FMN riboswitch aptamer (RFN element) from Paraburkholderia steynii, 171 nucleotides, folded computationally. The prediction has a mean pLDDT of 75. RNAcentral holds the sequence, with entries from Rfam.
RNA sequence: GUACGUCUUCAGGGCGGGGCGAAAUUCCCCACCGGCGGUAUGCAGGCGGCGCUUUACGAAGCGCAAGUCUGCGAGCCCGCGAGCGCCUGCGUUGUAGUUUGAGUUGCAGGGUCAGCAGAUCUGGUGAGAGGCCAGAGCCGACGGUUAGAGUCCGGAUGGAAGAAGAUGUGC
Numbered sequence: 001g002u003a004c005g006u007c008u009u010c011a012g013g014g015c016g017g018g019g020c021g022a023a024a025u026u027c028c029c030c031a032c033c034g035g036c037g038g039u040a041u042g043c044a045g046g047c048g049g050c051g052c053u054u055u056a057c058g059a060a061g062c063g064c065a066a067g068u069c070u071g072c073g074a075g076c077c078c079g080c081g082a083g084c085g086c087c088u089g090c091g092u093u094g095u096a097g098u099u100u101g102a103g104u105u106g107c108a109g110g111g112u113c114a115g116c117a118g119a120u121c122u123g124g125u126g127a128g129a130g131g132c133c134a135g136a137g138c139c140g141a142c143g144g145u146u147a148g149a150g151u152c153c154g155g156a157u158g159g160a161a162g163a164a165g166a167u168g169u170g171c
Base pairs, nucleotide, nucleotide: 001171002170003169004168005167006166007165008164009163010162016030017029018028019027031151032150033140034139035080036079037078038077042072043071044070045069046068047067049064050063051062052061053060054059075138076137083116084115086110087109088108089107090106091105093103120136121135122134123133124132142154143153144152
């Protein structure tokens, strides 16, 4: 350094103003927010290259670019996570009674399985833009609620994509 294992820590932001109304942070007008990994024509830095200038000839300064390395870098490009749904198991409830099943409901598990799993265009620059610049647009689980929620309350002091660190073993 790399592969695998164990452990520890960490791992989501946002309703401010106005309107209607008995009632809305839920509707309407304006506002505000953007998890994780990848990708890069962006940004910063190191090293190197080229050009120009200066030079005490050791070098120094300035500039350029599709060099190279490192770090950062997309809500709507590719994938992932949580949540809902689905499936499985065990229980629960359940009819005049008994048994079984459907349905109800709780817990645990599975994990893409078929579903929800969202949402971008226009102009510019450029060899190339889905990522840069400018503009316009769009999206956001479930349950609750005096009235419909990305922003309030709840499951959640949960879980988790993953990040950092410690440690062991193999190569």